C1' cells in the first nucleotide's frame, strides 16, 4: 500500500416465534439462523415507511463521512 478466498480467530443475526413499549412504521429481551467483510457509528444525499401534521422510523435499500478485526499479496 492493494485486494478479500467454497479460507479463519473473534463478532453480528434476517424471516418466524414468545414477552414489554409505541397511534404507527417500528424499538428492546429471549429463542431463532437467511445472511454479512463493517450486518460497526453516523439521518449528509437520495429512496423507503409511519403520522394525532407536531414530527418520528429505518445504518441488514443505495451513496456519503467516520472508527476498526483477520487473512493473503507487495
Nucleotide at each position: 500500500a492493494a485486494a478479500g478466498a467454497u479460507a479463519a480467530a473473534g463478532c453480528c443475526a434476517a424471516a418466524c416465534c414468545u414477552g414489554u413499549c409505541g397511534c404507527a412504521a417500528g424499538a428492546c429481551a429471549g429463542g431463532g439462523a437467511c445472511g454479512g467483510a463493517a450486518a460497526g457509528c453516523u439521518a449528509c444525499g437520495g429512496a423507503u415507511c409511519u403520522u394525532u401534521a407536531g414530527a418520528g422510523a429505518a445504518a441488514g435499500c443505495c451513496g456519503g463521512g467516520u472508527u476498526g478485526c483477520c487473512u493473503u499479496u507487495u

Predicted 3D model of a 74-nucleotide RNA (c-di-GMP-I-GGC riboswitch aptamer) from Desulforhopalus singaporensis. Its Rfam family is "c-di-GMP-I-GGC riboswitch aptamer". Gene Ontology term of the family: cyclic-di-GMP binding. Taxonomically the source falls in Desulforhopalus (Bacteria, Thermodesulfobacteriota, Desulfobulbales, Desulfocapsaceae). The sequence was found by an Rfam model in a public genome assembly.